[in-house]
Molecule: transfer RNA
Organism: Rotaria sp. Silwood1
């Protein structure tokens, strides 16, 4: 240098042929419970879907560049 995979909450995965308010676990917090602390039970919050553009009525899902991690060829 060319190909090709991957990028979603602190973190780990899901989202069907382009149509939902982006959904679950784990964790934070906040309660319950307990003499108090884990476990355990409830409950809230947290995400411009890696950026930028574009296409479309309507993109996490499709196109273009680009950004980072990986993998293979020279």
């Nucleotide at each position: 240098g060319c190909u090709c995979c991957u990028g979603u909450a602190g973190u780990g995965u899901a989202a069907u042929u382009g149509g939902a308010u982006a959904a679950c676990g784990c964790g934070u917090c906040c309660g319950g419970a307990u003499c108090c602390u884990a476990a355990c039970c409830g409950g809230c919050a947290a995400a411009u879907u890696g950026a930028u553009g574009g296409u479309u009525c309507g993109a996490g899902u499709c196109c273009a560049u680009c950004c980072a991690g990986g993998a293979g060829c020279g």